Predicted 3D model of a 76-nucleotide RNA (SAH (S-adenosyl-L-homocysteine) riboswitch aptamer) from Yinghuangia soli.

RNA sequence: ACGGCCGAGAGGCGCUGCAACGGGUUCCGGCCCGCCACGCUCGGACGUCCGCGACGAACAAGGGCGCCUCCCGACU
Numbered sequence: 001a002c003g004g005c006c007g008a009g010a011g012g013c014g015c016u017g018c019a020a021c022g023g024g025u026u027c028c029g030g031c032c033c034g035c036c037a038c039g040c041u042c043g044g045a046c047g048u049c050c051g052c053g054a055c056g057a058a059c060a061a062g063g064g065c066g067c068c069u070c071c072c073g074a075c076u
Stems, first nucleotide, its partner, number of pairs: 001048003005044005010069006018039001021034005038062001
C1' cells in the first nucleotide's frame, strides 16, 4: 500500500433516488422493474505485496430533502 472482516463516528422516522446489486428485455446503443442515503472517514487484528510503509504528540471531518429525540455550550 492493497484485501475482506471487526469496531467507532449520539439515536430514530418519512420521502426522492445516482451508482452498485438482482430480475426481465434488446436492433447490443440501451431500456424497464425491484432494492437502495455509510457507497465515506478514522482505527484494530489478520492475510497479501516489487515499493516494507519508523518514532513521538495532538485530534477528527464529512454524508440529498424534511421532521423528531438525545447530548454539550451560549443567550433570554
Background:
Its mean pLDDT, the model's own confidence on a scale to 100, is 79. It matches the Rfam family "SAH (S-adenosyl-L-homocysteine) riboswitch aptamer". A reference for the family is Wang et al. (2008), "Riboswitches that sense S-adenosylhomocysteine and activate genes involved in coenzyme recycling", Mol Cell.